[in-house]
RNA sequence: AGAAAAAGCGGGGGUACCGGGAGAAGUCCUGGUUGAGAUCAGACCCAUUGAACCUGAUGCGGGUAAUGCCGCCGAAGGGAAGCGUAAUCUCAUAAGC
Numbered sequence: 001a002g003a004a005a006a007a008g009c010g011g012g013g014g015u016a017c018c019g020g021g022a023g024a025a026g027u028c029c030u031g032g033u034u035g036a037g038a039u040c041a042g043a044c045c046c047a048u049u050g051a052a053c054c055u056g057a058u059g060c061g062g063g064u065a066a067u068g069c070c071g072c073c074g075a076a077g078g079g080a081a082g083c084g085u086a087a088u089c090u091c092a093u094a095a096g097c
Stems, first nucleotide, its partner, number of pairs: 001090003008083002011046003016033007053078003059072004
């Protein structure tokens, strides 16, 4: 001088369905299903080696009490490219022995 693990800061993202109860209603409470997460959140997941997530999609097939539950669509299109610290590695140079 260059590269750089891990961690941190910062960044991106989703929150559905069904039963019961309360309410004039928006909505709230409670239990259940799948899931990392269904607003316990200062949580969880993802970050280009990107299927986190969004679009197509009020799509198609299967299944379910019901659903963005599963599969297809599909490596299709889009999607977060930041910051310093730094184990360590490489190269060069100087001084000393």
Source information: TPP riboswitch aptamer (THI element), 97 nucleotides, folded computationally. The sequence was found by an Rfam model in a public genome assembly. The coordinates come from a structure-prediction model, not an experiment, and the mean pLDDT is 77. Of the family's consensus pairs, 89% are formed in the model.